[in-house]
RNA sequence: GGAUCCUUAGUUCAGUGGAUAGAACAACCGAUUUCUAAUCGGUAAGUCAGAGGUUCGAGUCCUCUAGGAUCCG
Repeated sequence: GGAUCCUUAGUUCAGUGGAUAGAACAACCGAUUUCUAAUCGGUAAGUCAGAGGUUCGAGUCCUCUAGGAUCCG
């Protein structure tokens, strides 16, 4: 330098262009327990990496940028 892929909650990840973006774990609150753990119920947590475009509508499609991974030279 070239190719392909990834970026969504604190972490790991889902999410065929359609209504309010979800799960698990973690955190917090409560129930249970003599206490802790486990179990159960609930709560909060998101600029969907950034910018632009297409569309009635974009996390999703297109372009550029940033960061990361792998391969080729």
Molecule: transfer RNA
Organism: Chroococcidiopsis thermalis PCC 7203